[in-house]
RNA sequence: UCGUGCUAGACGGGGAGCUAGCGGUGCCCUGUACCCGCAAACCGCUAUAGCGGGGUUGAACUCCGGCCCGAGACCUCGGGCUGGCCGCGUCUGACAGUGUCGUUCGGUGUUGAGGACUUGGUCCUGCGCGUCGGAAGCCUACGAACCCCGCCAGGUUCGGAAGGAAGCAACGGUAAGUAGAUACUUCCGAGCGCCGCAGGGAAACCUGGUCUGAGCCGAAGGCACUGUAGCAGGCGAUCAGUAGAGGACGACGGCCGGUGCACGA
Numbered sequence: 001u002c003g004u005g006c007u008a009g010a011c012g013g014g015g016a017g018c019u020a021g022c023g024g025u026g027c028c029c030u031g032u033a034c035c036c037g038c039a040a041a042c043c044g045c046u047a048u049a050g051c052g053g054g055g056u057u058g059a060a061c062u063c064c065g066g067c068c069c070g071a072g073a074c075c076u077c078g079g080g081c082u083g084g085c086c087g088c089g090u091c092u093g094a095c096a097g098u099g100u101c102g103u104u105c106g107g108u109g110u111u112g113a114g115g116a117c118u119u120g121g122u123c124c125u126g127c128g129c130g131u132c133g134g135a136a137g138c139c140u141a142c143g144a145a146c147c148c149c150g151c152c153a154g155g156u157u158c159g160g161a162a163g164g165a166a167g168c169a170a171c172g173g174u175a176a177g178u179a180g181a182u183a184c185u186u187c188c189g190a191g192c193g194c195c196g197c198a199g200g201g202a203a204a205c206c207u208g209g210u211c212u213g214a215g216c217c218g219a220a221g222g223c224a225c226u227g228u229a230g231c232a233g234g235c236g237a238u239c240a241g242u243a244g245a246g247g248a249c250g251a252c253g254g255c256c257g258g259u260g261c262a263c264g265a
Stems, first nucleotide, its partner, number of pairs: 001265006009057003012030004020046005034054005063258006072249001074247004080242005086236003091233003094228008103220006114212005120206003123200006129193002131190007139180004148173003156165003
């Protein structure tokens, strides 16, 4: 060096999770890689850390070690970005008000702006007048079997008579009352009044007068201040995600190195 037969090893690995820890089942990644049984309130083990049974391959492309690369999930940070929730009211915007500027536009003004004083009105109180409503009176009609009036036929009664007395009905009238009328008188009242008189009037508005004599008003805008709201930006806190940064792993792949036994030639 070659041949034959073996042996160790290999026939997938990894991440998170679970666990005291390790491995597995389940999830995920890688990517192709023997079979059967077991297993999530789980199964098997204990640092040589799946167990049991069977099969293939087998000393190198294939096994072992180191380095590199790096899919992927995980951990930490996350002041940048996105979204949620809570709060603040310092700042900007928003909204409201006041002041100021008198810039722009419009209106008004010597046929008198603005201001000062003032008459009257709107307002309040009282009185009057009127209006309306009610009641009473006045007026008209009706209105009492007797206990209202007048006149009282008949009848009754006193009287010898003359004559007298009481008195029902009818007739006439009246009271309470009923109905009407509502012009007038009185009283009471009012969601009343182009009314009159007197008084009071803070503010506002209208109206007239006197004095003065050139501005005044509105809108837009600039500036300043005050306030409202908590809407947008902002600030603070917090939660989730994410760009990004860091960390411990790390499949696939690449490079380098390492690795037996027996017999025969």
Source information:
Bacterial large signal recognition particle RNA from a Chloroflexota bacterium, 265 nucleotides, folded computationally. The prediction has a mean pLDDT of 76. Taxonomically the source falls in Chloroflexota (Bacteria, Bacillati). The model forms 94% of the base pairs in the Rfam consensus. It matches the Rfam family "Bacterial large signal recognition particle RNA". Gene Ontology terms of the family: SRP-dependent cotranslational protein targeting to membrane, signal sequence recognition and signal recognition particle, plasma membrane targeting. It is recorded under the gene name ffs.